[in-house]
RNA sequence: GCUCCUGUGGCUUAGUGGCAUAGCAGCUCAUUCGUAAUGAGCAGACCGUGAGUUCGAUUCUCACCGGGAGCU
Numbered sequence: 001g002c003u004c005c006u007g008u009g010g011c012u013u014a015g016u017g018g019c020a021u022a023g024c025a026g027c028u029c030a031u032u033c034g035u036a037a038u039g040a041g042c043a044g045a046c047c048g049u050g051a052g053u054u055c056g057a058u059u060c061u062c063a064c065c066g067g068g069a070g071c072u
Stems, first nucleotide, its partner, number of pairs: 001071007010024003018055001026042005048064005
């Protein structure tokens, strides 16, 4: 330098064009003499950045940035 894969709450992750999911972690309550466990609830992501297509983009296209793999 070229090719391919990947980027979504603190962490891991689902989501092939229309409400952004779940688990763990966090907070509150219940239960307990108390803690753990368990149960119920709450909060937390403008989906890497920018542009394009579209009535509508996490999703499709392009460029760039970060990470990974391969080739020379």
A computed fold for a 72-nucleotide RNA from a Clostridia bacterium, annotated as transfer RNA. Rfam family: tRNA. By type it is a transfer RNA. The prediction has a mean pLDDT of 83. The source organism's lineage runs through Bacteria, Bacillati, Bacillota and Clostridia.